[in-house]
RNA sequence: GGGCCCGUAGCUCAGCUGGGAGAGCGCUACACUGGCAGUGUAGAGGUCGUCGGUUCGAUCCCGAUCGGGUCCA
Numbered sequence: 001g002g003g004c005c006c007g008u009a010g011c012u013c014a015g016c017u018g019g020g021a022g023a024g025c026g027c028u029a030c031a032c033u034g035g036c037a038g039u040g041u042a043g044a045g046g047u048c049g050u051c052g053g054u055u056c057g058a059u060c061c062c063g064a065u066c067g068g069g070u071c072c073a
Base pairs, nucleotide, nucleotide: 001072002071003070004069005068006067007066010025011024012023013022019056027043028042029041030040031039032038049065050064051063052062053061
């Protein structure tokens, strides 16, 4: 330098044919307990890496770009 893959909640990751942004763990509050742990209930938490384009509508399609991984030279 070129090819391919990945980037979504604090962490690990789903997300189907373009229309609801989600799960587990963690966190907060409350209940049970003498207390811790644990369990249950409820809740908070998001620039879907960034910029632009297509579309009535984009995490999803297209282009560019940044970061990471891998292969080739």
Record summary: A computed fold for a 73-nucleotide RNA from an uncultured Pirellulaceae bacterium, annotated as transfer RNA. The coordinates come from a structure-prediction model, not an experiment, and the mean pLDDT is 80. It was read from a public genome assembly.